[in-house]
């Protein structure tokens, strides 16, 4: 040199668990203005993810002993499995010639 290969952050998915909505908030879609993060390192978007602010759309209730039960919500959050996993470039690391 050359060739293989490791490692983030997050990301979905099943479970279980508290909860919150069902007097409709949340979640999803659209705009806009501001931050965050993005393998060890250094760069970093037209991608991710947050937050304020508007806009469009929009729903599953049942039943008793009346404040609880069953459901329902692309619903919050932690666990626990399980998949995916540096957008991208330079350099580094392990292995083997």
């Nucleotide at each position: 040199c050359a060739c293989a290969g490791a490692g983030u952050a997050g990301a979905g998915a099943u479970u279980u668990g508290u909860g919150c909505g069902u007097g409709a908030a949340g979640u999803g879609c659209c705009c806009a203005a501001u931050g965050a993060a993005c393998g060890g390192g250094g760069a970093g978007u037209u991608g991710u993810c947050g937050u304020u602010g508007g806009g469009a759309c929009g729903a599953a209730a049942g039943g008793u002993u009346a404040a609880c039960c069953u459901g329902c919500g692309g619903u919050a959050c932690a666990a626990a499995u399980u998949u995916c996993g540096c957008a991208u470039c330079c350099c580094g690391c392990u292995g083997u010639u």

This is a predicted structure of a 97-nucleotide RNA (THF (Tetrahydrofolate) riboswitch aptamer) from Anaeromassilibacillus sp. An172. Of the family's consensus pairs, 82% are formed in the model. Its Rfam family is "THF (Tetrahydrofolate) riboswitch aptamer". From the family's description: Tetrahydrofolate (THF) riboswitch was first reported for Ames et al. as an RNA motif in 5' untranslated (5'-UTR)regions of folate transport and biosynthesis genes in Firmicutes genomes. Rfam links the family to the GO term tetrahydrofolate metabolic process.